Predicted 3D model of a 330-nucleotide RNA (Bacterial RNase P class A) from a Gaiellaceae bacterium. The gene name in the source record is rnpB. The coordinates come from a structure-prediction model, not an experiment, and the mean pLDDT is 75.
């Protein structure tokens, strides 16, 4: 000084216009005035409570979270390693148990996508044909072709992804069939680490294919369900039912009296409302434009019962700190 990682802070302010919602004054009912109106994550709804309701002896069933290791921490999580993945590094990513428990799935292409298969190719022996050649004239036949039968799995071709590579023996052609090195898997042993794991030697042709944010399985944990919880709780029409002039109902409980034709219940409907609910707070659901000054206003994002905590997500900007790589200077 360039170009990069990382962490951190700034996440607007002040004035003028015009507009949305609350609340409180006032009004000649138009309207006016005063006041208060989103974020550090309001978001993921991961964790832990209030506070509602259901359940509740104890367990299971079903359902959901979490799944490397070691330390913190009730726990979500956090540090700090291990693997695997990207970069040259600094660093970033990562739901990171189990594909010999069972079940499914793998699109197009491709013969064939899972106790595989065989198009083309190799090669065999058989048959029909052509034909050099040989003959004892009767055949025989290297070698092509063509057609069914069988071995193969190197070679080619398709795939994202074909049942280990190279190499070299073997073979009728091949093929871990057999060796040698490499790669993986598993056994066993050794060494260093609290560990997760890393390195190494030796055995054994074992060579096994991917997906479990498919379904399941294995380990830990965990009463459910969330303000559309929940409480109070209507009126209108409309509909059913059941009393009623042998008198339902009223007149202030009772009797006499007196008046008398409609009463009373359920559906609508636990609907509307309204509480719950807030010094923003709705429920058609406010919190916004426009202009000037300040160097700059862009970025993830906006309340929906409430708190505490936790992880994500934040710039074409500005600044602080630390680091990589490369160049330059003392």
């Nucleotide at each position: 000084g360039u170009c990069g990682c990382a962490g951190g802070c700034c996440g607007g302010g002040u004035g003028a216009c015009c507009g949305c919602g609350g609340g409180c004054c006032u009004u000649u009912c138009g309207g006016g005035g005063c006041u208060c109106g989103a974020g550090g994550a309001a978001a993921g709804u991961c964790c832990g409570g209030a506070c509602a309701c259901c359940g509740c002896a104890g367990g299971g069933c079903a359902g959901g979270a979490c799944g490397c290791u070691c330390c913190c921490g009730a726990g979500a999580g956090g540090g700090a390693g291990g693997c695997g993945g990207c970069g040259a590094a600094a660093g970033c990513c990562g739901a990171c148990g189990g594909a010999c428990a069972g079940u499914g799935g793998c699109a197009c292409a491709g013969a064939a996508a899972g106790c595989a298969g065989a198009c083309c190719g190799c090669c065999g022996a058989c048959a029909g044909c052509g034909c050099a050649u040989c003959u004892c004239c009767g055949g025989a036949g290297a070698c092509g072709c063509u057609g069914a039968c069988g071995g193969u799995a190197a070679g080619g071709g398709u795939g994202a992804a074909a049942c280990g590579g190279u190499g070299g023996g073997g073979u009728a052609a091949g093929a871990g069939c057999c060796c040698a090195c490499c790669a993986g898997c598993g056994g066993c042993c050794g060494u260093g680490g609290c560990g997760a794991c890393a390195c190494g030697a030796c055995c054994g042709g074992c060579u096994c294919g991917c997906c479990a944010a498919a379904c399941c399985c294995c380990g830990u944990c965990c009463g459910g369900u969330g303000c559309a919880a929940g409480g109070u709780g209507a009126a209108c029409a409309g509909g059913c039912u059941c009393c009623g002039c042998c008198g339902a109902g009223g007149c202030g409980g009772c009797c006499c009296g007196c008046c008398g034709a409609g009463g009373a219940g359920c559906c609508g409907g636990g609907u509307a409302a309204c509480c719950g609910c807030a010094u923003a707070g709705a429920u058609g659901g406010a919190u916004g434009g426009u202009c000037a000054c300040c160097c700059u206003c862009g970025a993830c994002a906006a309340a929906a019962u409430c708190c505490g905590g936790c992880u994500u997500a934040u710039a074409u900007g500005g600044c602080c700190u630390g680091c990589u790589a490369c160049g330059g200077g003392a």